């Protein structure tokens, strides 16, 4: 110090440029003598950040952060 790959809810991870979702988990209800399973439901995101193209960006491009592999 050079390539490269990722950075999305509490955690893992999805998403052809056109309303960001899934599973766990949480919270409520059911249902049970209680609780666990089941089952219905709801909260929780301004996509790592700062521009930029575009009618529209999580996607595309540019800088910056940070975390891994790798070359020297």
């Nucleotide at each position: 110090g050079g390539a490269c790959a990722c950075g999305u809810a509490g955690c893992g991870c999805a998403a052809u440029g056109g309303u960001a979702g899934c599973g766990c988990g949480u919270c409520g209800g059911c249902c049970u003598a209680c609780g666990g399973a089941g089952c219905c439901g709801a909260a929780g995101g301004c996509u790592g950040u700062g521009g930029g193209u575009u009618c529209g960006a999580a996607u595309c491009c540019c800088g910056u952060c940070g975390u891994g592999u790798u070359c020297g």
The RNA shown here (transfer RNA) has 72 nucleotides and comes from Medioppia subpectinata. It matches the Rfam family "tRNA". Gene Ontology term of the family: triplet codon-amino acid adaptor activity. Rfam classes the family as a transfer RNA.